Predicted 3D model of a 477-nucleotide part of an RNA (small-subunit ribosomal RNA, 3' major domain) from a metagenome. The RNAcentral record of the full RNA draws on SILVA.
[in-house]
Context: one part of a larger RNA
RNA sequence: UGACGGGGGCCCGCACAAGCGGUGGAGCAUGUGGUUUAAUACGACGCAACGCGUAGAACCUUACCAGGGCUUGACAUGUACUAGACCGCCUAUGAAAGUAGGCUUUCCUUCGGGACUGGUACACAGGUGUUGCAUGGCUGUCGUCAGCUCGUGUCGUGAGAUGUUGGGUUAAGUCCCGCAACGAGCGCAACCCCUAUUUUUAGUUACCAGCACGUUAUGGUGGGGACUCUAGAGAGACUGCCCAGGUUAACUGGGAGGAAGGUGGGGAUGACGUCAAGUCAUUAUGGCCCUUACGCCCUGGGCUACACACGUGCUACAAUGACCUGUACAGAGGGCUGCGAUACCGCGAGGUGGAGCUAAUCCGAUAAAACAGGUCCCAGUUCGGAUUGCAGUCUGCAACUCGACUGCAUGAAGUUGGAAUCGCUAGUAAUGGCGUAUCAGCUACGACGCUGUGAAUCCGUUCCCGGGCCUUGUACA
Numbered sequence: 001u002g003a004c005g006g007g008g009g010c011c012c013g014c015a016c017a018a019g020c021g022g023u024g025g026a027g028c029a030u031g032u033g034g035u036u037u038a039a040u041a042c043g044a045c046g047c048a049a050c051g052c053g054u055a056g057a058a059c060c061u062u063a064c065c066a067g068g069g070c071u072u073g074a075c076a077u078g079u080a081c082u083a084g085a086c087c088g089c090c091u092a093u094g095a096a097a098g099u100a101g102g103c104u105u106u107c108c109u110u111c112g113g114g115a116c117u118g119g120u121a122c123a124c125a126g127g128u129g130u131u132g133c134a135u136g137g138c139u140g141u142c143g144u145c146a147g148c149u150c151g152u153g154u155c156g157u158g159a160g161a162u163g164u165u166g167g168g169u170u171a172a173g174u175c176c177c178g179c180a181a182c183g184a185g186c187g188c189a190a191c192c193c194c195u196a197u198u199u200u201u202a203g204u205u206a207c208c209a210g211c212a213c214g215u216u217a218u219g220g221u222g223g224g225g226a227c228u229c230u231a232g233a234g235a236g237a238c239u240g241c242c243c244a245g246g247u248u249a250a251c252u253g254g255g256a257g258g259a260a261g262g263u264g265g266g267g268a269u270g271a272c273g274u275c276a277a278g279u280c281a282u283u284a285u286g287g288c289c290c291u292u293a294c295g296c297c298c299u300g301g302g303c304u305a306c307a308c309a310c311g312u313g314c315u316a317c318a319a320u321g322a323c324c325u326g327u328a329c330a331g332a333g334g335g336c337u338g339c340g341a342u343a344c345c346g347c348g349a350g351g352u353g354g355a356g357c358u359a360a361u362c363c364g365a366u367a368a369a370a371c372a373g374g375u376c377c378c379a380g381u382u383c384g385g386a387u388u389g390c391a392g393u394c395u396g397c398a399a400c401u402c403g404a405c406u407g408c409a410u411g412a413a414g415u416u417g418g419a420a421u422c423g424c425u426a427g428u429a430a431u432g433g434c435g436u437a438u439c440a441g442c443u444a445c446g447a448c449g450c451u452g453u454g455a456a457u458c459c460g461u462u463c464c465c466g467g468g469c470c471u472u473g474u475a476c477a
Stems, first nucleotide, its partner, number of pairs: 001477002003474003007471007015461002019424005026315008034306002042053002064301007073124001077123008088103006106115003126290002129288003135284001137279003140275001142273001147186006153162003166177003192267004197235007207224002211222003238261001241255005317417001321376007334363002338357002343352003383414001388409007430453007
């Protein structure tokens, strides 16, 4: 000087407390461990691994296993020799890869040859083999915590100290005051994006107040530029104003005006560093290793196994409910190998068909909770839907291993969950639906977004956990 302390002081955080809802019990989904297996590919392991890499494992993917094959190779460049266009089509054989054969067939040229393709020989290719403790790059984490440093000066023999400590204050090393310090840098904040109000410009595919026309009905039509909205440019919030407190300061409490008030609400943004943290399987890359195989092609299987254990979720156990009928209100995002109206067929999944749309125009697309009326009457039930049987639909070369969905039947556990444990402070929690990426299809109940309805509680910091500053002790470095 640091680190540590079941030392001290001050402070903060959904850390506790106060509340609301969960997990832990059930069934299922999914990941992991374990076990099994020919193989169940590899990585990730406290927080910070376990719905993680995987924003999509039937084949492919695929790296694993069994079998069938290849050896200059599936892929790149070059040299030498040799043959011929390549491609395409057909036949035989085979599970396919492939093997054997048939048909068809060039261009440029300085006539040396070249382009392209096959074969042979060589250099070499290739490796998801190993080392993340050889590395780059990227990432997690402490932590969006308020810290981490430097120059000059000064002090100290020196390691170092000072500044950065102190008194206040802040979300903040934020600012003020003081001070052997004076300044500066990386962080904080601001500048950026979205959102909340408004002005103006513009007015189609959006809008429809007033005017006119028309319809069973609809901005449907003329028209309008008001409103909503769209998207450009501005305005607006700065403790600016008032009162009180405070050291006359920083600032704090209250108030006015205002759509918004004290960083308005979200996002992006992650200092010096820590964990030899993670990744050689995104990619790149040193060393080591394989080279008729640890490389490459194919078929089939496996990654989907199942006495069990754990994590993360979904659905429930019901009456604030289930079911039936009717009525209403979103936002964001997607669409040409695509979205696909009306219509017709089917109980339905879906099928036939193909208007419109390269989309503020057309489509997916009916939002659902909600509201109104009705049935149920507290039961393992008109709760719950697992499981199983049969019949089907769709995607796809192909749904046996191993897809999703539909109809009929079946109707399991489950009556609110032990010890323990998690999330959340406002348009939040809880609850309701909608969309997208990946994608032929889908094991999506996941992930990422969007909007509807919409709470309770915060007296406080004694305690648990994590963190910041100062100080103290130390047999630690």